[in-house]
RNA sequence: CACUUAUCCAGAAAGACGGAGGGAAUAGGCCCUAUGAUGUCUUGGCAAAACUACCCCAAGUAGCAGAGUGCCAAUACCUAUCUCCAAAAGAGAGAACUGAUAAGUG
Numbered sequence: 001c002a003c004u005u006a007u008c009c010a011g012a013a014a015g016a017c018g019g020a021g022g023g024a025a026u027a028g029g030c031c032c033u034a035u036g037a038u039g040u041c042u043u044g045g046c047a048a049a050a051c052u053a054c055c056c057c058a059a060g061u062a063g064c065a066g067a068g069u070g071c072c073a074a075u076a077c078c079u080a081u082c083u084c085c086a087a088a089a090g091a092g093a094g095a096a097c098u099g100a101u102a103a104g105u106g
Base pairs, nucleotide, nucleotide: 001106002105003104004103005102006101007100008099013043014042015041016040017039021032022031023030026080027079028078029077044072045071046070047069051063052062053061054060076098081095082094083093084092
């Protein structure tokens, strides 16, 4: 980097540096931000997958030292394409696309 599978409305912040935009990309909306955001570092925390035990399996529950990974505003912040509900719009639901993460394969 490519592919496969699964998940994405739960959860978890303090300090220091720094000084202007940021929330992946495009557009629209909405929001965060000089009461210092985004980012970097330190410390702390949360979680998932995998694994282990119980269990026929699954589900579920518990554990998970050390090591590895991700995360700690808002549902992946919301919408965009398609379908359903409907005569239309709005709202709602589902799917797709894109993306992120984990495990595995090449």
The RNA shown here (SAM riboswitch aptamer (S box leader)) has 106 nucleotides and comes from a Bacteroidota bacterium. Its Rfam family is "SAM riboswitch aptamer (S box leader)". Rfam's curators write: The SAM riboswitch is found upstream of a number of genes which code for proteins involved in methionine or cysteine biosynthesis in Gram-positive bacteria.